A computed fold for a 142-nucleotide RNA from a Bacillota bacterium, annotated as c-di-AMP riboswitch aptamer (ydaO/yuaA leader).

RNA sequence: CCGAUCAGACCGCUGAGUUUCGUACGAAACGAAAUCGGGGGAACCACCAACCGGGGCAAAGCGCUGCCAUAUUUGGCAGUCCGGGUCAGUCUCCGCAGCCCGCGCCCGUCAGCUAACCUCGUAAGCGUCGCGGGGAGGGUAC
Numbered sequence: 001c002c003g004a005u006c007a008g009a010c011c012g013c014u015g016a017g018u019u020u021c022g023u024a025c026g027a028a029a030c031g032a033a034a035u036c037g038g039g040g041g042a043a044c045c046a047c048c049a050a051c052c053g054g055g056g057c058a059a060a061g062c063g064c065u066g067c068c069a070u071a072u073u074u075g076g077c078a079g080u081c082c083g084g085g086u087c088a089g090u091c092u093c094c095g096c097a098g099c100c101c102g103c104g105c106c107c108g109u110c111a112g113c114u115a116a117c118c119u120c121g122u123a124a125g126c127g128u129c130g131c132g133g134g135g136a137g138g139g140u141a142c
Stems, first nucleotide, its partner, number of pairs: 011127004018034006036121005045112001053110001054107004061081001063080007082102005089129001090136007
């Protein structure tokens, strides 16, 4: 000097998933409150047959086309449509290019909307760095 691995800190990202207090020496754990998020739940409105049951969280598709493999089921690859994220260095909005994701879980025959009301969660997992335009805010100097 270069490369690899491990650990920690700062900063940052997806996500509702953060803050304070108490128990505790501290951490964790537990409890409470705040915050943010989800579900249930009238009237009115909406929907009304049967079968395939139906429904919720989440961006997360019973998408489409082609090719390959497979006895079938099905799986893989490529492309495309659609949906989501990132592309930070004060915050934010829009656009182009690039990159990444489209998993998984739950309720249990039951739930449209829905005021009052009831109720649940407040995790987990990670590391983008190329530009253009607009808005807002802050600092410094005079």

Its mean pLDDT, the model's own confidence on a scale to 100, is 78. Its Rfam family is "c-di-AMP riboswitch aptamer (ydaO/yuaA leader)". From the family's description: This family represents a conserved RNA structure found upstream of the ydaO and yuaA genes in Bacillus subtilis and related genes in other bacteria. Of the family's consensus pairs, 96% are formed in the model.